[in-house]
RNA sequence: UAAUUGAAUAGGCAAACCUAAAGAAAUUUAGGGACGCAAAGCUAUAGGGACUACCGUAAUUGAUUUAUUUACUAUGUCAGCCAGUUGCCGAA
Numbered sequence: 001u002a003a004u005u006g007a008a009u010a011g012g013c014a015a016a017c018c019u020a021a022a023g024a025a026a027u028u029u030a031g032g033g034a035c036g037c038a039a040a041g042c043u044a045u046a047g048g049g050a051c052u053a054c055c056g057u058a059a060u061u062g063a064u065u066u067a068u069u070u071a072c073u074a075u076g077u078c079a080g081c082c083a084g085u086u087g088c089c090g091a092a
Stems, first nucleotide, its partner, number of pairs: 012037002017032006035080001041085003047082002049078003056072004061067001
């Protein structure tokens, strides 16, 4: 000096839940609130995985008012699922 690891210091973020708003939904934003997190920073068709299904497609049942149910469908959503990438501090 570099890599791995992560004591201490200064701090940071904010789960569940509640309220308000947006959305068909998944979920998101703001406020409150802290379960926890060494990246719980950033990255979402161009890594994987998961969630939702308005519209659409195919069927099904009922019905004559065109409704009900099932399956498929993402350039919609999730980074606090794995992953990629950048970074604060400076003990063993």
c-di-GMP-I riboswitch aptamer from Solibacillus cecembensis, 92 nucleotides, folded computationally. Lineage of the source: Bacteria > Bacillota > Caryophanales > Caryophanaceae > Solibacillus. Its mean pLDDT, the model's own confidence on a scale to 100, is 82.